[in-house]
């Protein structure tokens, strides 16, 4: 230049008017002033926490989860580094990455034969049988031929997968049978904090594969979730008390009716408050002051990172069926059509994503028009 890689940032802005939700103020009151009002995902609710109730001595089963090594974290299935494997000249990307030599199951379709291996078409005549020729000292020998016994798995075919892989030897064919190289196990040395790497020397090779199939090994976990929790509390229904009769001399107690009206309780539904948006303290108020926070945004120091210390700012929506919006005007981006012919103009355009807090924070995923930064890689070319 081209042609891929990995990352980061923004997601329209200005201005007019008219609304909405929350604080706070000014007013008797109607009505105003003033400040504050969504997002990188506020999503999905998958994971870890906080925080609130249930539950509980301890410890085990039982049941869920995670699964290379090392960091990191408040914590995690998250991150960051690396080590092993796949893909790619290659930057870099992809992995539900412990254990199948403790045991049970399961391996469709094809194949003979899916696990105590087998032998279908197939090689083989050394070996034993039958056959048939020749020689015979009649006991047998020599030569043909046959796959009946028996030997084989090298080539072929199915298959995701067939008891190591290439080659040489070596056989009757063949075979780790024997050799050489990979592979593969088991010992040791070296290198690493470790996964592991690398190297030597044993052993002819068990042990097909699947655990996102039961299990086995380690390590973690109680339950429920803000509709949690807590504080007020109608209505209507309950209960007491009073009310009458009634046993009785009377009081306490008891019954039985009536419950209109009145007085109490409780339980807490309906609904409100609060939780709740940073908290606490100085305090009785504050726009004042100090403190804490896994809180948010920057420097600056360590570390390869992930993060960690440190300092300086700042604390920033809190609705409850749910507010954060509507329109104009002006710019900027895309896109069409005309004029051009480069520094362009002019007109259309329901053209400007994805999407929106519900108690809060770390994360992950999933959605995203568009614009702009930044590191690497390769491939021509020029210096």
């Nucleotide at each position: 230049a081209g042609a891929g890689u990995g990352g980061g940032u923004c997601g329209g802005g200005c201005g007019g008017u008219c609304g909405c939700c929350g604080g706070u103020u000014u007013g008797a009151a109607a009505a105003g002033g003033c400040c504050g009002g969504a997002g990188g995902a506020a999503a999905g609710u998958c994971c870890g926490a906080g925080c609130a109730g249930g539950a509980a001595a301890g410890g085990g089963c039982a049941c869920g989860g995670u699964g290379g090594u090392g960091g990191u974290u408040a914590a995690c299935g998250g991150c960051c580094a690396c080590c092993c494997g796949g893909g790619g000249c290659g930057a870099c990307u992809c992995g539900c990455g412990g254990g199948a030599a403790a045991g049970u199951g399961c391996c469709a379709c094809a194949g003979a034969a899916a696990a105590c291996a087998c032998a279908c078409g197939g090689c083989c005549g050394a070996u034993g049988g039958c056959c048939c020729c020749g020689a015979u000292u009649c006991g047998u020998c020599g030569g043909g031929a046959u796959a009946c016994a028996g030997g084989c798995a090298a080539a072929g075919g199915u298959g995701a997968a067939a008891u190591g892989g290439u080659g040489c030897g070596g056989u009757a064919a063949g075979a780790g049978c024997g050799c050489a190289c990979c592979g593969c196990g088991g010992c040791g040395c070296c290198g690493g904090c470790g996964a592991c790497g690398g190297u030597g020397c044993c052993g002819g090779c068990a042990g097909g594969g699947u655990a996102a199939a039961c299990c086995c090994c380690a390590c973690c976990g109680c339950c429920u979730g803000c509709a949690a929790a807590a504080c007020c509390a109608a209505a209507a229904a309950g209960c007491u008390g009073g009310u009458g009769c009634u046993c009785g001399g009377c009081c306490c107690g008891g019954g039985c009716a009536a419950u209109a009206a009145c007085a109490g309780c409780a339980g807490g539904u309906a609904g409100g408050u609060c939780g709740c948006u940073u908290c606490c303290c100085g305090u009785a108020u504050a726009u004042c002051g100090g403190g804490a926070g896994a809180g948010c945004c920057g420097g600056c120091u360590g570390g390869c990172a992930a993060c960690a210390g440190u300092u300086g700012g700042u604390c920033a929506a809190g609705a409850u069926a749910a507010a954060u919006g509507g329109c104009c005007g002006c710019c900027g981006c895309c896109c069409g059509u005309c004029a051009a012919a480069u520094g362009u103009g002019a007109c259309g355009g329901c053209g400007c994503a994805c999407a929106g807090a519900a108690c809060u924070c770390g994360g992950c995923u999933u959605a995203c028009a568009g614009a702009c930064c930044c590191g690497c890689u390769c491939u021509u070319a020029u210096u």

Bacterial RNase P class A from an Anaerobacaceae bacterium, 383 nucleotides, folded computationally.
The RNAcentral record of the sequence draws on ENA.
Its Rfam family is "Bacterial RNase P class A". The family's RNA type in Rfam is ribozyme.
Its mean pLDDT, the model's own confidence on a scale to 100, is 77.